[in-house]
This is a predicted structure of a 595-nucleotide part of an RNA (large-subunit ribosomal RNA, domain I) from Phytoactinopolyspora limicola.
NCBI's taxonomy places the organism under Bacteria, Bacillati, Actinomycetota, Jiangellaceae, Phytoactinopolyspora.
It was read from a public genome assembly.
The prediction has a mean pLDDT of 82.
Its Rfam family is "Bacterial large subunit ribosomal RNA". Gene Ontology terms of the family: structural constituent of ribosome and ribosome.
Context: one part of a larger RNA
RNA sequence: GGCACACGGUGGAUGCCUUGGCAUCAGGAGCCGAUGAAGGACGUGGGAGCCUGCGAUAUGCCCCGGGGAGCUGGCAACCGAGCUACGAUCCGGGGAUGUCCGAAUGGGGAAACCCGGCGGCAGUCAUGUGCCGUCACCUCCACCUGAACACAUAGGGUGGUUGGAGGGAACGUGGGGAAGUGAAACAUCUCAGUACCCACAGGAAGAGAAAACAACAGUGAUUCCGUGAGUAGUGGCGAGCGAAAGCGGAAGAGGCCAAACCGUAUACGUGUGAUACCCGGCAGGGGUUGCGUAUGCGGGGUUGUGGGAUUGUGCAUAUCAGUUCUGCCGAGCUGGUCAGGAGUAAGAAAUCAUCGUUGAAGUCGAAGGGUCUUGAACGGCCCGGCGUAGAGGGUGCAACCCCCGUAGACGUCAGACGAUGACUCCGGAGCAUGAAACCCAAGUAGCACGGGGCCCGAGAAAUCCCGUGUGAAUCUGGCGGGACCACCCGCUAAGCCUAAAUACUCCCUGAUGACCGAUAGCGGAACAGUACCGUGAGGGAAUGGUGAAAAGUACCCCGGGAGGGGAGUGAAAUAGUACCUGAAACCGUGUGCCU
Repeated sequence: GGCACACGGUGGAUGCCUUGGCAUCAGGAGCCGAUGAAGGACGUGGGAGCCUGCGAUAUGCCCCGGGGAGCUGGCAACCGAGCUACGAUCCGGGGAUGUCCGAAUGGGGAAACCCGGCGGCAGUCAUGUGCCGUCACCUCCACCUGAACACAUAGGGUGGUUGGAGGGAACGUGGGGAAGUGAAACAUCUCAGUACCCACAGGAAGAGAAAACAACAGUGAUUCCGUGAGUAGUGGCGAGCGAAAGCGGAAGAGGCCAAACCGUAUACGUGUGAUACCCGGCAGGGGUUGCGUAUGCGGGGUUGUGGGAUUGUGCAUAUCAGUUCUGCCGAGCUGGUCAGGAGUAAGAAAUCAUCGUUGAAGUCGAAGGGUCUUGAACGGCCCGGCGUAGAGGGUGCAACCCCCGUAGACGUCAGACGAUGACUCCGGAGCAUGAAACCCAAGUAGCACGGGGCCCGAGAAAUCCCGUGUGAAUCUGGCGGGACCACCCGCUAAGCCUAAAUACUCCCUGAUGACCGAUAGCGGAACAGUACCGUGAGGGAAUGGUGAAAAGUACCCCGGGAGGGGAGUGAAAUAGUACCUGAAACCGUGUGCCU
């Protein structure tokens, strides 16, 4: 030095475990913010620090409800001082307080700081000072003022409880919009209207009541799912892209305006002296009240078997009062009541009561003993019991009957949902038939050119949307049915609103797992978006396990200490906080053999 065996050290694999994750499902909730958010800074406890809570009323204050014996949060003990059956701590609901920064908003600013005005209060001999309130901008409404330029307008100011501003995981709508890639290269094409950026909204959003489809038969808003179907198509006819009708389901809801016409108000223009007008007829009276145009308001009206307006006829139409210059007759208008209808999810909009369901903390909740082994019984044996409960967890080992629970039953604030009523709104609408031809959404539709989007890449290219130009018709009108034309069929554009079925999950509750088990599972089981790195944008870790219980080794000895030897605890100390198990590499000690 090697080999073998034995025993150690080091190291932290493996096994077992789980406080933490991951995924899915169900239910809930789905916005917060100038009444100052989200997120922070700094403070706050009797005793240093960090976390949690809270805000100068500061580990808390008040009220209501629950609960019932201890309590003064955690790391985390110890000491001190207290609270509590006059019900504390704790749990739920509501309220008060809530420094400073932050949209940050009195002005400034290198966030958490600096400096002010005005009003009130405190204090001082007085000033300084302190406390409370208030003071940003935009928009809207009202009022005041007020240029060029007479009226006016712009502008300026004052007041207001009009609203906005910022934040938010994904989902949504809109405005912009790539490239790697694929085509085995690459340019049209694809990736993809994806990623990303911006704006805005809601608990969903968007869409939505046919100028739709279809095809000679019919359907009847939208949305979503399945199918149709990888079909019809499109495509350097390459790579690829890729419908719709129909059928089966989920859900189900339909409404309101513009215009014609009538009335009224204002403005402008115009007109005449009565033959206009003042509801009609007769009589009287009035004297610009008229007519035209424009605008506002009220009524009317909303459709495609075309509808409505105007006008005529017929039928129907609760009642009372007032009124239309005067009288009579008729007709109309206004208001109240009643019948009737509707409603806050669509057209205007609030609130309350009663009842029911649900709903916070929470309450009740069955049934076991002996013996043996053991450190310990939840194990073995013996004899029992409960079960609408034998889900699960804990307890010194493996527990239906020990504890928490579980099945089941009960309670309930705020709130939610539903029903009814109050309440609010509409309220005499109408039907049939005839005439006449007034209305039925204009710089629109269409067309030309240039683009985009549709299964559709310019193609025979319709339909849809934008830009530039041009530019109709009003029902005997228009649009569509894939160039275009005819016939036929369908629909009625150029205004608006609309629940549900659908998408998503930052968040709350519950459940589940042929999901992970500490190099795994979230980056994060642990004080983690921390330490640390970077000028910055940004990047971004590691570290779990004594034991049933600290019973965490009193006392003695060696040592400066560290550490160890006895003794003691414990079932175990080779379980001693460098702590379960304790592999390998690596380092030793002893013995044997070989060299």